[in-house]
RNA sequence: AGAAUUUGAUCCUGGUUCAGAGCGAACGUUGGCGGCGUGCCUAAUACAUGCAAGUCGAGCGAGAAACUGGGGGCAACUCCAGGAGUAAAGCGGCGAAAGGGUGAGUAAUACAUAGAUAACCUACCCUUGGGUGCGGGAUAAUUGAUUGAAAGAUCAUGUAAUACCGCGUACGAUCAGUUGGAUGCAGGUCUGACUGAUGAUAGGUGGCUCGAGGAGCUACCGCCCGAGGAGGGGUCUAUGGCCUAUCAGCUUGUUGGUAGGGUAAAAGCCUACCAAGGCAAUGACGGGUAACCGGCCUUAGCGGGUGAACGGUCACACUGGGACUGAGACACUGCCCAGACUCUUACGGGAGGCUGCAGUAGGGAAUAUUGCGCAAUGGGCGAAAGCUUGACGCAGCGACGCCGCGUGGAGGAUGAAGGCUUUCGGGUUGUAAACUCCUGUCAGAGGGGAAGAAAUGUGGUGGCCUUAAUAUGGUUGCCACUUGACGUAACCCUCAGAGGAAGCACCGGCUAAAUCCGUGCCAGCAGCUGCGGUAAUACGGGUGGUGCAAACGUUGCUCGGAAUUACUGGGCGUAAAGGGCGUGUAGGCGGCCUGAUAAAUCAUAUGUGGAAUCCCUCGGCUUACCCGAGGAAUAGCAUCUGAAAAUGUUAGGCUAGAGUGCAGGAGGGGAGAGUGGAACUCUAGGUGGAGCGGUGAAAUGCGUAGAUAUCUAGAGGAACGCCGGAGGCGAAGGCGACUCUCUGGUCUGCAACUGACGCUGAGACGCGAAAGCUAGGGGAGCAAACGGGAUUAGAUACCCCGGUAGUCCUAGCCGUAAACGAUGGGCACUAAGUAGGGGUUCCUACUGGAAUCUCUGCCGUAGCUAACGCAUUAAGUGCCCCGCCUGGGGAGUACGGUCGCAAGGCUAAAACUCAAAGGAAUUGACGGGGGCUCGCACAAGCGGUGGAGCAUGUGGUUCAAUUCGAAACAACGCGCAGAACCUUACCAGGGUUUGACAUGCUGGUUGUAAGAACCCGAAAGGGGGAUGACCCGCAAGGGAGCCAGCACAGGUGUUGCAUGGCUGUCGUCAGCUCGUGUCGUGAGAUGUCGGGUUAAGUCCCAUAACGAGCGAAACCCUUGCCCUUAGUUGCCAGCGGGUAAUGCCGGGGACUCUAGGGGGACCGCCCACGUUAAGUGGGAGGAAGGUGGGGAUGACGUCAAGUCAUCAUGGCCCUUAUGCCCUGGGCUACACACGUGCCACAAUGGCCGGUACAGAGGGUUGCCAAGCCGUAAGGUGGAGCCAAUCCCAUAAAACCGGUCCCAGUUCGGAUCGGGGGCUGCAAUUCGCUCCCGUGAAGCCGGAAUCGCUAGUAACCGCGGAUCAGCUAUGCCGCGGUGAAUAUGUUCCCGAGCCUUGUACACACCGCCCGUCAAGCCACCCAAGCAUGGGGUAUCCGAAGUCGCUAACCUAACCCGCAAGGGAAGGCGGCGCCGAAGAUAAACUGUGUGAGGAGGGCUAAGUCGAAACAAGGUA
Repeated sequence: AGAAUUUGAUCCUGGUUCAGAGCGAACGUUGGCGGCGUGCCUAAUACAUGCAAGUCGAGCGAGAAACUGGGGGCAACUCCAGGAGUAAAGCGGCGAAAGGGUGAGUAAUACAUAGAUAACCUACCCUUGGGUGCGGGAUAAUUGAUUGAAAGAUCAUGUAAUACCGCGUACGAUCAGUUGGAUGCAGGUCUGACUGAUGAUAGGUGGCUCGAGGAGCUACCGCCCGAGGAGGGGUCUAUGGCCUAUCAGCUUGUUGGUAGGGUAAAAGCCUACCAAGGCAAUGACGGGUAACCGGCCUUAGCGGGUGAACGGUCACACUGGGACUGAGACACUGCCCAGACUCUUACGGGAGGCUGCAGUAGGGAAUAUUGCGCAAUGGGCGAAAGCUUGACGCAGCGACGCCGCGUGGAGGAUGAAGGCUUUCGGGUUGUAAACUCCUGUCAGAGGGGAAGAAAUGUGGUGGCCUUAAUAUGGUUGCCACUUGACGUAACCCUCAGAGGAAGCACCGGCUAAAUCCGUGCCAGCAGCUGCGGUAAUACGGGUGGUGCAAACGUUGCUCGGAAUUACUGGGCGUAAAGGGCGUGUAGGCGGCCUGAUAAAUCAUAUGUGGAAUCCCUCGGCUUACCCGAGGAAUAGCAUCUGAAAAUGUUAGGCUAGAGUGCAGGAGGGGAGAGUGGAACUCUAGGUGGAGCGGUGAAAUGCGUAGAUAUCUAGAGGAACGCCGGAGGCGAAGGCGACUCUCUGGUCUGCAACUGACGCUGAGACGCGAAAGCUAGGGGAGCAAACGGGAUUAGAUACCCCGGUAGUCCUAGCCGUAAACGAUGGGCACUAAGUAGGGGUUCCUACUGGAAUCUCUGCCGUAGCUAACGCAUUAAGUGCCCCGCCUGGGGAGUACGGUCGCAAGGCUAAAACUCAAAGGAAUUGACGGGGGCUCGCACAAGCGGUGGAGCAUGUGGUUCAAUUCGAAACAACGCGCAGAACCUUACCAGGGUUUGACAUGCUGGUUGUAAGAACCCGAAAGGGGGAUGACCCGCAAGGGAGCCAGCACAGGUGUUGCAUGGCUGUCGUCAGCUCGUGUCGUGAGAUGUCGGGUUAAGUCCCAUAACGAGCGAAACCCUUGCCCUUAGUUGCCAGCGGGUAAUGCCGGGGACUCUAGGGGGACCGCCCACGUUAAGUGGGAGGAAGGUGGGGAUGACGUCAAGUCAUCAUGGCCCUUAUGCCCUGGGCUACACACGUGCCACAAUGGCCGGUACAGAGGGUUGCCAAGCCGUAAGGUGGAGCCAAUCCCAUAAAACCGGUCCCAGUUCGGAUCGGGGGCUGCAAUUCGCUCCCGUGAAGCCGGAAUCGCUAGUAACCGCGGAUCAGCUAUGCCGCGGUGAAUAUGUUCCCGAGCCUUGUACACACCGCCCGUCAAGCCACCCAAGCAUGGGGUAUCCGAAGUCGCUAACCUAACCCGCAAGGGAAGGCGGCGCCGAAGAUAAACUGUGUGAGGAGGGCUAAGUCGAAACAAGGUA
């Protein structure tokens, strides 16, 4: 620091996801040791049991028992002494308000920071001043009585105090009065003097002395009244830190005042009265959530999250209320009341509060021992010893976290065995192991063994202080003794022995690490993308590897990455996003000059910023974590001082912003009133006479009752042609005939006036197209709805005929639009060019030019932008203000609020769901887009197919089997260039198992292998055995063969979607690419486009391209002309010979021909056109003319095209069978359908007779001549030929002559009967052929469809392959005869190039929308039902404070001899307030709800076809 994921690819926007760190965690697998930490996050749920706050006898009175000893008594028992002035209890003092727990409540009575207290308190402690005098009366305890189940209560008796009370005194203190001084911003504060009033006390212990129940002196500990300090608190102020406006208004003690009360203390804190205030968009009030902070986690930082442990503060203590005591509480282990719950009861009543430590139940994914000790530290009490302390120190449990250690080290290669894998060679596990030599951590055993302990105290012994004192006491030294829970600890030594100690996750990409097997869209995986449908590096297992390691993964949560809320640090033309437009309030921002000020700003200093934490250094534990010490750092806040540029404030001034004035101008700017013509419709009349109208074509409609057309007159309503223009005006919506009236804005010029008056603008207010609504008018045309006619499968549409709301006016609502420049407003700056509108000035001169201001356009540099594009009218560069956005869907929806008559508008979520949704551009493909151009593509022609019969192939059906494959073009006379057996793969049956065939190994075998006759059998095969071998070697033996066995063979079994090879097709179409350069962020583009031209990306020109390659062309073959060479088997002109005739013979090479080599054609020449080019048209010459004809040749690629059955081949499958052999059958079936053909339907013909002319092939298990036989097929025969020699082999159509005479025929030949021939082992299923007879359909073929552009079509025959034969009419070739037509490219099909649109990219056989039907999910509405919450009002009113009262009660003081009275107080009563409770009406949350509505999701449902192309009606 980034990465994956939208696409065919690209850039961008944008979301989702991952890699990191962390945790009080949990879960899964695994688990050796130690140290340091840490451990109910949930039910602030309920709690059994034990412990968690006591202490002081040196404050006080009283005071046991067990037991021991002794005495008495027979015994029961009793007395004395000890136990013991002990225990337990009580009065009193101090403490119990700390420590410990928890986070429910609390959004401010809290917390943090900084202040204030001139508005306050403070027990214990420290310092200091003064005092501690004289009296009094009670009361617990105890004892007795009564009562109660108990808890307890009441009465009597009775006693003490450092308990309580009175009097005296008063250095201080408080209050009041008088009077000074000092000081403060201030209400005031501080400090003196005088007078008056008020207001205290307690003793105890030690020592000494004495007159001894006590007193004095002294020391210490206390006590009282003051002052000060320290530490601790109370109160107040400012600032800061959550969400929500779908909470916008809140408030009556409320805001202030006066008086009173109250408190330690200011204050509506409380009360009465008076006033009517106070708070709020800088968010009051309400709702939700939450203890706050130091810190902790994360981050580069800013920030974000968090508030466990440790530390500070607050709050709470079963729930609610209340006070008492006290220095301090409204009190966790105190009190009272109410409530819920639990326990108990004799039913009357009582008791209780673990959110202390353990522990229990419950809840939960989840969180520990009912441990030890006060040894240390700290607290309470005490003079002290000491007691107490679940604070604390330790231990236990948990891998919960962090840190450390170990599970061994070195050597060790025939790289062992085994595993896995393999291309079978090997590779890997792997120096890993074994083995050898070592070491000794931890754990184990034994032994030793610090520190945490210093005090206190006691004893001894010194110094000093106090004192009358050598006493006591205090203080300070020295010596001795005394205290350890942890602890069988740490640590050290010894012993033995590699011995007891490794797992978890992952391995497609992101992301380090791959292979085999199994599985077969199954089982499963998955953080995202996505894997799995027979070769899965993605599932499961194995092996190997990678990562971490006593842990490793998973889940959850936080921050990061995320610049994905953007302060640092984002955006808004088209991706999400500019408000429809204006006026303007608050607010924000604001021109030039001068002075002042110092709020903000800046700087120094000071204070604070607790400790711990983080960071640095040093130190202590063997190291580390951990701990200690020191340092550094710290935002912020406050105070003081200073600075004065800019901001703010203030004073004064200016005119450049803004406005006013004056003089002119343009304009569909707005409102009202009036006027006009054209058109239209209607009405009346005239003319006229059959149609009009409408459409793609029609029909509905109108018309003989006279339409349409035309003329005249009249009526009505709406809209304003031409001008008219990317021209004008307006803020936008919008505005278009003409005239008048009223009126807004704007531009130019002048520079007179004001003097910053400005810009923007949350709320607010106004305007706001069309449609719609209300009321009243109006209504010509047009026209939703509606009716009809068409179209259509349907047509609730598009088209046509009608037609109502509406459109128009008046008044009022509505408030929305793709209200768009999809671009908020303002100011300033930043190249040129050009056009138009409106002014002004100048110059020309009547038409222009220049300058300048303003408005509206186009193009374009820089710059910006993802690109497209924008570009002085910015989307550039800056400043100011407003609005808005944060993935898609759900949804601009629900609920709530608000506006509206309604329709609906504004505001505006969530659950759930997806991994995308999107922008721009690119390459393709496609279009019922466009342009250009080709092709037997159409057209023009010729001949066919489709109808008949037959042949052949296919589908279908049938069958035991009808083997398999091929499927639009590009399957179907295709694989098959030959199915009777064989072929043959199929079926039935019979056999066989190392096999019909190959290789290797082991064993056996010499009369062995082979094998005749004969027997069985359908054959295969079995039996049988006459006969009887081969090679090498001297021999033994070996090889070959055979037999048995083992490896293996074999498979036309499967997968052409695992493959190679081969092939088809687009298409012989003209295309397909590359290098370098250039352009573009990039995909890509350019080149290859453009203008011409060509059959052609053929060539030329032009050109940011220049070149090149694969294709095209050419090279190759063949054919057409010529030359040359050669001359047999071919040829025969001339010469010779010969025949009935024939190159028959001698000869010849002239010719034809054969087959080698050359030539020839190139737009080369001429004319014209054309850019002078490429080339094109015409012409000449030429056998041939513009690639002469034909062939071979098939670019990059497409179709998962075809073929596993040609062959090859991976995987899978079969192995006495899916292999192999044999016989027979089948592939030849037959209601039917299709393709391809043949032959016909006849006279351009059939038949008969005669006669002529080819080319290319084939031939030795072959072609076969002549001759003879047969009607013929054929037979016989055998010459010749391994072929330019012989044979197949007569070519046929044609031509000549004859006949038939338009008919189902002398056409046509199917079918059937009979008889032959040939091949073959065999023609029944199932061959061909000949002869005789038979003589079907068919008289030119519906819709539709095929081929062909010249030696072509058409017609005619000939040959060959395969092959014993042949179902060949097929296929491949060969020649013969030999046409017609093409004006042309509108249309059909296909193709090429350019361009355009696209939501397609599996690419239009694409994509995709909505209803309905099915399943699942969440949400909304809903009669209601259920259950919470916070308030309000009224009633009732506990405890308790306060107030009043107090006829009852009362020791202390007063009066009094006393009785009694008084004072002071109390019980009780009453009143205000008051918790819980009750009632009522609302608000609000949650759950549930018959039924209803829409939404989302879900391989293959239904109906249509809305969108994407002009998407077929943009």